RNA sequence: UCUCGAUAAUGGCAAACCCAGGGCGGCCUGGGGGGCGUAAAGUGUAGGGUCUUUAGAGAUAAAGACAGCCUUACUGCCGAA
Numbered sequence: 001u002c003u004c005g006a007u008a009a010u011g012g013c014a015a016a017c018c019c020a021g022g023g024c025g026g027c028c029u030g031g032g033g034g035g036c037g038u039a040a041a042g043u044g045u046a047g048g049g050u051c052u053u054u055a056g057a058g059a060u061a062a063a064g065a066c067a068g069c070c071u072u073a074c075u076g077c078c079g080a081a
Stems, first nucleotide, its partner, number of pairs: 004079002012038002017032006036068001042074003046071003049066007
């Protein structure tokens, strides 16, 4: 250094739930609350997947959402075996 990831250390993020706002919807933003989880739960929708809307008899197509579903690209803390 790479791989790897500990009943190690220092920190970070924050599920459920409640309120307000935005949106046709999926969902998003902010606040409260809490710790379900997490070594990339940091960033990017590139591939797949799921969900929504519209069109369609249907197959499906288009436009969107989810990065805390998987893969992947880039960046990144620590250092036992």